[in-house]
RNA sequence: ACUGCGGACUACUCUAUCGCGGGUUUCGGAAACGAAAAACGAGGAAAGUCCGGACAACACAGAGCAAGUACACCACCUAACGGGUGGGCAUCCGAAAGGGUGACAGCAAAGUGCCACAGAAAAUUACCGCCUUCGCUUUGGCGGAGGUAAGGGUGAAAACGUGCGGUAAGAGCGCACGCGAAGGCCGGGCAACCGAUCUUCGGGGUAAACCUUGUGCGUUGCAAUGCCACGUAGACCGGCGCCCCUGCUUGCAGGGAAAGGGUGGCUCGCCCGAUGCCGGAGGGUAGGCAGAUAGAUCUCAACGGUGACGUUGAGGGUAGAUAAAUGAUAGAGGCUCCUUUGGGAGAACAGAAUCCGGCUUAUCGGUCCGCAGUUUUA
Numbered sequence: 001a002c003u004g005c006g007g008a009c010u011a012c013u014c015u016a017u018c019g020c021g022g023g024u025u026u027c028g029g030a031a032a033c034g035a036a037a038a039a040c041g042a043g044g045a046a047a048g049u050c051c052g053g054a055c056a057a058c059a060c061a062g063a064g065c066a067a068g069u070a071c072a073c074c075a076c077c078u079a080a081c082g083g084g085u086g087g088g089c090a091u092c093c094g095a096a097a098g099g100g101u102g103a104c105a106g107c108a109a110a111g112u113g114c115c116a117c118a119g120a121a122a123a124u125u126a127c128c129g130c131c132u133u134c135g136c137u138u139u140g141g142c143g144g145a146g147g148u149a150a151g152g153g154u155g156a157a158a159a160c161g162u163g164c165g166g167u168a169a170g171a172g173c174g175c176a177c178g179c180g181a182a183g184g185c186c187g188g189g190c191a192a193c194c195g196a197u198c199u200u201c202g203g204g205g206u207a208a209a210c211c212u213u214g215u216g217c218g219u220u221g222c223a224a225u226g227c228c229a230c231g232u233a234g235a236c237c238g239g240c241g242c243c244c245c246u247g248c249u250u251g252c253a254g255g256g257a258a259a260g261g262g263u264g265g266c267u268c269g270c271c272c273g274a275u276g277c278c279g280g281a282g283g284g285u286a287g288g289c290a291g292a293u294a295g296a297u298c299u300c301a302a303c304g305g306u307g308a309c310g311u312u313g314a315g316g317g318u319a320g321a322u323a324a325a326u327g328a329u330a331g332a333g334g335c336u337c338c339u340u341u342g343g344g345a346g347a348a349c350a351g352a353a354u355c356c357g358g359c360u361u362a363u364c365g366g367u368c369c370g371c372a373g374u375u376u377u378a
Stems, first nucleotide, its partner, number of pairs: 001374010012333007020041002024037005043349001047360002050358005055221004062268004068217005073087005088104001089102005105212002111210002113206003127152002129148008160178006179202006186195003225290004236280005243256006260272004297316008335346004
C1' cells in the first nucleotide's frame, strides 16, 4: 500500500434577510392586549410500538386453585427485561483473523400419537436368501412348520460399528477395539463444562406433536390520574332493598346487619353500600391548570472489573405543544462525482408529544481503532 474481518464515531459549516413556536425582560395600557429586545427551539434512529420499567388508577395487588402465555446451557450486569457482557457445548462458513445459527429443559426407559415415497417390515418386521425339520417326489425339485437381521434389495433412517470366536444357520451370544448413554471416582473451573479412569447399559427417529418439568407474568394506559370553571333533567321507566342495638345534648354519634355491587375465571379475603344497589332510555359539557420534562440525567477524569457495568470527584443543563413551531431565500466555504479545467451536478434515512432502558428496521458520504493475509521498502 492493497484485500478481508471486527468495533467505535460523525450526520455539512458560517453569514445576511424574512418568517414561525413557547417562555423571559422592558415599554404602553385599568384590563384584554399591543410593541420592542436578546437568547433558546428534533434524532441517531425522534420510526416500528416489539419487549422491559418508572409513574397513575383500581386492596399499598393480597392468599389458594384452575386456565392461559412467555421463557428454558452457565456465571455476571441491570430498576427491570424475552435485553446486554463474558464463558461453555453443538453445527455451518472462511486459508486465517473472525463470523453466522441455536428449535442448547426431557438418556423420547411416564404415557399417547406420528414417521411422505419406496420397501416384506418404520417397531413385537421375514420379500429374496441362509439353516433345521416334516410330507410328497419323476431325485431336478415342490409344499408345510419353525429358526435367523450375517448377505441382497428399499429408504433420510432398518434394531450400535469393525474384527475374531461361536453356531444347524445366525445373533452383543462371548471377547478386543471403537462409538454413544447413565453412574462413580480423580484433576481443572464459581458454574455450564473439559480431561483422565472404572462400572453398567445398547429397547430407531420425532417434544419446530400432544405431553411432562422448572421459572416469570393482576388489569388498564398520560385519552392514566388530580383539581377548577361552564352546562344539564336535584328529572323519567323497570327490579330489589330501606333492619337492629347502645348512648345522650332527641336528631345526632358509635356499633352491627343488609338488597345488591366492585375486585372481567373460581373460592377466600378486601372494599362500597340507605342522599341505597342493579338495569334501561335520555339530557348536558367539548374550556382551563397540574401531570410535563432535573432524570435509573449528560460530559470528563481517577479507581475497580476481561467486559456489560459500578464507585468517587469535578463540571454542564434554555424544545415541549392545540395531533399544528423547529422553516425559506441568497451568498461564501468544505465534501463526493463528472469535466472540454471555464465549469457543472449531487448530499441520505427521516420529524419529538408522559418519560426512561433495550431490540428491530431505514440511512448519502466520511473519519478513527484493533486483527488476519499478501507484496514492497528501510
A computed fold for a 378-nucleotide RNA from a Saprospiraceae bacterium, annotated as Bacterial RNase P class A. Model confidence (mean pLDDT): 77 of 100.